A computed fold for a 110-nucleotide RNA from a soil metagenome, annotated as SAM riboswitch aptamer (S box leader). The sequence is in RNAcentral, with records from MGnify.
[in-house]
């Protein structure tokens, strides 16, 4: 710098307390062992094989290089747009919610 990210994927062993990228806020995981490492296993298909090909595109397979195997990148604080209660006589505006579009960051491959 591209692409992609709402799918999918267990066991068993050692280890001990936090752990879910930073950071607010919320929910989750977690001494009925999370998180980490380690075998074995498996999902999936970016690179790479194969067919069609100039070539992309597409289609196969998963020997080879990644990667992944709790929750949508767990959800959200940033922007814009609807929608809806409440405050308000009413409207202006406020304050809470939910939905959707676009960024910001990340995570993976190249």
């Nucleotide at each position: 710098u591209c692409a992609u990210c709402g799918a999918g994927a267990c066991c068993g062993g050692c280890u001990g307390a936090g752990g879910g990228a930073u950071u607010g806020g919320g929910c989750c995981c977690a001494a009925a062992g999370a998180c980490g490492c380690c075998g074995g296993g498996g999902c999936a298909a970016c690179c790479g094989c194969c067919g069609c090909a100039a070539a992309c595109a597409c289609g196969g397979a998963a020997a080879g290089g990644u990667g992944c195997c709790a929750a949508c990148u767990c959800c959200u604080g940033c922007g814009g747009a609807g929608c809806c209660g409440c405050c308000c006589u009413c409207a202006a505006g406020g304050c809470a919610g939910c939905u959707c579009c676009g960024g910001c960051a990340g995570a993976u491959g190249a």